[in-house]
RNA sequence: UCUCGAUAAUAGCAAACCUGUUGAAAAACCGGGACGCAAAGCUAGAGGGGCUAACGAACAAAUACGUUCUAUGCCAGCCAGCUGCCGAA
Numbered sequence: 001u002c003u004c005g006a007u008a009a010u011a012g013c014a015a016a017c018c019u020g021u022u023g024a025a026a027a028a029c030c031g032g033g034a035c036g037c038a039a040a041g042c043u044a045g046a047g048g049g050g051c052u053a054a055c056g057a058a059c060a061a062a063u064a065c066g067u068u069c070u071a072u073g074c075c076a077g078c079c080a081g082c083u084g085c086c087g088a089a
Stems, first nucleotide, its partner, number of pairs: 004087002012037002017032002020029003035077001041082003047079002049075003056069004
């Protein structure tokens, strides 16, 4: 240094859920809260995967309600890529 990862040290993040806000939704953010995390740091303008479907399209219908498709919206706590703290075996 690489691989690797301790019931080590030092720091850190924060799932579900609850309050509030935004949003059509997925989801995000503030505060609380800890299930977990050695990358739970960053990247979703271009690797795969997943979620949503407002607008739009098709169908149906004709007042409306609908069904299907669609990302330009999201998820990095799904994998991945990039960067990075510590150092027992």

Description: c-di-GMP-I riboswitch aptamer from Paenibacillus turpanensis, 89 nucleotides, folded computationally.